This is a predicted structure of a 72-nucleotide RNA (transfer RNA) from Chloroflexales bacterium ZM16-3. The sequence was found in a public genome assembly. The prediction has a mean pLDDT of 83. NCBI's taxonomy places the organism under Bacteria, Bacillati, Chloroflexota, Chloroflexia, Chloroflexales. Rfam family: tRNA.
[in-house]
RNA sequence: GGGCCGGUAGCUCAGUGGUAGAGCACCUGACUUUUAAUCAGAGGGUCGUGGGUUCGAUCCCCACCCGGCUCA
Numbered sequence: 001g002g003g004c005c006g007g008u009a010g011c012u013c014a015g016u017g018g019u020a021g022a023g024c025a026c027c028u029g030a031c032u033u034u035u036a037a038u039c040a041g042a043g044g045g046u047c048g049u050g051g052g053u054u055c056g057a058u059c060c061c062c063a064c065c066c067g068g069c070u071c072a
Stems, first nucleotide, its partner, number of pairs: 001071007010024004018055001027041004048064005
C1' cells in the first nucleotide's frame, strides 16, 4: 500500500429507511438486624468524523479517522 470485518449507554452487544433498545454495571426504593441475593423504578446516547441521496439516515453512497484479520 491492497482486500475484508468492526466503531451504537460505563462494559458486552442488538437494531437492514420512519423520532435507538436489551443484558450487566451505577443510582433510588421495597425486603433484610446488616450485607449479599431477590423484586420494582429511574437516569445515562451529537449512533467514530465530514459530506451526499431521501419528505425522512444508526441503516444507502463517497471520503477520512481508529481498531482487528489477511495479502504483498